[in-house]
RNA sequence: CGUUACCGACCGCUGAGUCUCCGUCCGUCGUGGGCGGAGAGCGGGGGACCCACUGCGUUGGGGCGAAUCGCCAUCGCGCGUAGCGCUGCUCUCCGAGCGCGAGCCCGUCAGCUAACCCCGUAAGCCCAAGGAAGAGGACCG
Numbered sequence: 001c002g003u004u005a006c007c008g009a010c011c012g013c014u015g016a017g018u019c020u021c022c023g024u025c026c027g028u029c030g031u032g033g034g035c036g037g038a039g040a041g042c043g044g045g046g047g048a049c050c051c052a053c054u055g056c057g058u059u060g061g062g063g064c065g066a067a068u069c070g071c072c073a074u075c076g077c078g079c080g081u082a083g084c085g086c087u088g089c090u091c092u093c094c095g096a097g098c099g100c101g102a103g104c105c106c107g108u109c110a111g112c113u114a115a116c117c118c119c120g121u122a123a124g125c126c127c128a129a130g131g132a133a134g135a136g137g138a139c140c141g
Stems, first nucleotide, its partner, number of pairs: 012125003018040009041121006051111001060109001061106004069080003072076001083100005089136004094131001
């Protein structure tokens, strides 16, 4: 100097998944972390009148989520697709490029739904760093 791998951190990304306080344990030079609680914020479910809705139900029905649906002379790390995400100050629009298009849960039961009731507040990644217009903001002078 270059390459590769691992760990950690900052910035940043998907997501509702953030913040404050109390108790307790652990740890640091310092910043902290685990567990158990209480709130705020955010997110989700159940649940009347009215309205809506025939059933054909073990091949039931329903929920979270963008993650549905279709195709095959090949069943594959397959080809598409509704839909979703990213491109670094934010938003809108144009255009270009790169990705995802999973999984899990309830347990025979749930339409909407005021009051009311209940639940979650995780997990994973991080060099991936483009163009143009308008509006706004921040910083510097």

This is a predicted structure of a 141-nucleotide RNA (c-di-AMP riboswitch aptamer (ydaO/yuaA leader)) from a Solirubrobacterales bacterium. Lineage of the source: Bacteria > Bacillati > Actinomycetota > Thermoleophilia > Solirubrobacterales. The prediction has a mean pLDDT of 77. It matches the Rfam family "c-di-AMP riboswitch aptamer (ydaO/yuaA leader)". About the family: This family represents a conserved RNA structure found upstream of the ydaO and yuaA genes in Bacillus subtilis and related genes in other bacteria. The ydaO/yuaA element is thought to act as a genetic 'off' switch for the ydaO and yuaA genes in its native state.